[in-house]
Context: one part of a larger RNA
């Protein structure tokens, strides 16, 4: 290759958008390319496979038949495909509703820590296990008032919302995406997936130009301790912040890829929406979607999963193929650089 796999054993791409391609609802009609069949050609001989012979057997001879594919041709018409043509359930838009920390930008608000100025006031403060290094009679710490800046938004909050993921939490403002629910007038298969591509993508790091409160890699001081290049104390730059630009990785984890469709329940929860009942509101009962958590079949090597599946199925991508060497080297692409991607072998066990 096949075959088995892909929560936790080696294995789901970090998440979308879409190009080839693969795949594709429901009825009718034609076609005959794929399919099936049936003729004729070929299909050399020898082997091979099948049935039978001859050397006592066998190997070995012999004989005799099948044969896949190709190529002509004649038909068949369920199924794929191609054409026409029609439908409405899939999709997909209208019109009406509420929910949201989706997102850009602009402006605003308080509590708070730190500074900085003045008042009070006077010997300590801070700090730990216990000290010290720090800071203070050049008046700190405490406390008032006024300021200045920066960075985060307590409570509400809730396995409670929203994004495709990464992630999103004061308010108001404009501008913008997306579900959802209803109701069924519109189009009528427009659909799913997606190799390359193409965009998004936590921190941390880079580049240039601002900020710089508080924290806080390196650094330096004090401890501890045998030693302490460390846990802990006092200090503090980078960097956290903002603006444009790179960088493209993470235990980018549900460690579970997307779609679709089917298959006991029970109970929370948020959004909408129907019914009963009612003056209303709750109660009840129900339909949709979203998030939870218990649980039957079935599944799993077990743990566990279980309509939000790891259950039964189908399409389509992407991995995987023993342990180290190694996510290394070589090369090739990106990148300012750190690095990233692609991705081995000798050798060993």
């Nucleotide at each position: 290759u096949u075959g088995g796999g892909c929560g936790u054993a080696a294995a789901g791409g970090g998440c979308g958008c879409g190009u080839a391609g693969g795949c594709g609802g429901g009825c009718u009609u034609a076609u005959a390319a794929g399919u099936c069949u049936g003729a004729u050609g070929u299909g050399a001989a020898a082997g091979u496979g099948c049935g039978g012979a001859g050397c006592u057997u066998a190997a070995c001879u012999c004989c005799g038949u099948a044969a896949a594919g190709c190529a002509u041709u004649g038909g068949a018409a369920a199924c794929u495909g191609u054409a026409a043509g029609u439908c409405u359930u899939g999709a997909g838009g209208a019109c009406a509703g509420g929910a949201g920390a989706g997102g850009a930008a602009a402006g605003u608000g308080g509590a708070a820590u730190u500074c900085c100025a003045c008042g009070u006031g006077u010997a300590g403060c801070g700090g730990u296990g216990a000290a010290a290094u720090g800071c203070g009679u050049a008046g700190a710490g405490a406390u008032g008032u006024g300021g200045a800046g920066g960075a985060a938004c307590a409570c509400c909050a809730g396995u409670g919302g929203c994004g495709a993921a990464g992630g999103c939490g004061a308010c108001u403002u404009u501008c913008u995406g997306g579900a959802c629910u209803g109701u069924a007038a519109c189009u009528g298969a427009c659909g799913c997936u997606g190799a390359g591509g193409c965009g998004c993508g936590a921190a941390a790091g880079c580049g240039u130009g601002g900020g710089g409160a508080g924290c806080g890699a390196a650094c330096a001081g004090g401890a501890u301790u045998a030693g302490a290049u460390a846990c802990c104390c006092u200090g503090g730059u980078a960097g956290u912040c903002c603006a444009c630009g790179c960088c493209g990785u993470a235990a980018a984890c549900g460690a579970u890829g997307a779609a679709u469709g089917c298959u006991a329940g029970g109970u929370g929860u948020a959004g909408a929406g129907g019914g009963u009942a009612u003056c209303g509101a709750c109660c009840c009962c129900u339909u949709c979607u979203g998030u939870g958590c218990c649980g039957c079949a079935g599944u799993u090597a077990a743990c566990a999963c279980a309509a939000u599946a790891a259950g039964c199925a189908u399409u389509c991508c992407g991995c995987c193929u023993g342990g180290g060497g190694a996510g290394u080297a070589c090369g090739g692409c990106c990148g300012c650089a750190a690095g990233g991607u692609u991705g081995a072998a000798a050798c060993u066990c």
This is a predicted structure of a 349-nucleotide part of an RNA (small-subunit ribosomal RNA, central domain) from a sediment metagenome. The coordinates come from a structure-prediction model, not an experiment, and the mean pLDDT is 86. RNAcentral holds the full RNA, with entries from SILVA. Rfam family: Bacterial small subunit ribosomal RNA.